[in-house]
Molecule: Bacterial RNase P class A
Organism: uncultured Eubacterium sp.
RNA sequence: UGUCCAGACGGUUGCGUGGCAUAUGCCAUGAGGAAAGUCCGAGCAGCACAGAGCAGGAUAACGGCUAACAGCCGCCGAGGGUGACCUUAGGGAAAGUGCAACAGAAAUAAACCGCCGUUUUUACGGUAAGGGUGGAAAGGCGAGGUAAGAGCUCACCGAGAGAGUGGAGACAUUCUCUGCCAUGUAAACCCUAUCCGCUGCAACACCGACCGGAGAGUUAGUUGCUCGCUACACAACUCCCACGGGUGGCUUGAGCAAGGUGGCAACAUCUUGUCGAGAUAGAUAACCGUCCACGACAGAACUCGGCUUACGGACA
Numbered sequence: 001u002g003u004c005c006a007g008a009c010g011g012u013u014g015c016g017u018g019g020c021a022u023a024u025g026c027c028a029u030g031a032g033g034a035a036a037g038u039c040c041g042a043g044c045a046g047c048a049c050a051g052a053g054c055a056g057g058a059u060a061a062c063g064g065c066u067a068a069c070a071g072c073c074g075c076c077g078a079g080g081g082u083g084a085c086c087u088u089a090g091g092g093a094a095a096g097u098g099c100a101a102c103a104g105a106a107a108u109a110a111a112c113c114g115c116c117g118u119u120u121u122u123a124c125g126g127u128a129a130g131g132g133u134g135g136a137a138a139g140g141c142g143a144g145g146u147a148a149g150a151g152c153u154c155a156c157c158g159a160g161a162g163a164g165u166g167g168a169g170a171c172a173u174u175c176u177c178u179g180c181c182a183u184g185u186a187a188a189c190c191c192u193a194u195c196c197g198c199u200g201c202a203a204c205a206c207c208g209a210c211c212g213g214a215g216a217g218u219u220a221g222u223u224g225c226u227c228g229c230u231a232c233a234c235a236a237c238u239c240c241c242a243c244g245g246g247u248g249g250c251u252u253g254a255g256c257a258a259g260g261u262g263g264c265a266a267c268a269u270c271u272u273g274u275c276g277a278g279a280u281a282g283a284u285a286a287c288c289g290u291c292c293a294c295g296a297c298a299g300a301a302c303u304c305g306g307c308u309u310a311c312g313g314a315c316a
Stems, first nucleotide, its partner, number of pairs: 001316005007291007015030006031284001032297001036308002039306005044200004051227004056196005062074004076090001077088004091191002096189002098185003112131002114127005139157002142154003158180001159178008204248004212240004219231003255274008
């Protein structure tokens, strides 16, 4: 880093759902790899011209996968590791604004110590190579040069500009020229590009019961505001009271397993097989025996794809 398991078997009694039978029976089946978190994305339901704009939010190297995604795969760059590998905050600092505390002489450009020169001292001038402070001190290292030094000069590296080659691309590499325009920071505000209706199964539909009271006002229409459009006049809106019962939605799914083909892979496609909870105060438990690797984290509530977190064991 990846894969697998998540106690097993037998007997007796007892629970939920479905089916077949009816003297109360038989058959099938009954929590997870995370069911947790509710952090993303969707299916589905409803509103709705699923109209426009503003606000707001999300994403950000390149190329793919997917229903979609802030996910996954490959690959490039940067950083880490002896290594297998891991992380990724990855557009823009030449549009603008902000910030860089303290220490330090100085943090958009400076001289504390030092070095050199002049001078009897005092003091003046030059310097930024050495020392100190710091996360960072006018690109780095070596040589030459200098009064002492400095890209002052040169070679190499770095930076910037241009061209060639390879690659679908991010990018890599080679050559030429220039002493080189004073740093960093955008998971700071911001700019650029792309994308985004809203609410949610407590959605919604049907049946039954009830069908009261008050208020405001040009209103109401699924984030907020504006415009447009639509609807109506006690219709709709706000508050209080009553009812808050039943049925559906409710489990056949972007499902699972095995194999073939294509692809580095994620994955796609084909063939065969298979049906494994649907509760609603909430089911899967108790006892006995045997085996053993002696069993951790921990229980569905519309469903699925991810991410994150918790955790015992075995194998590679």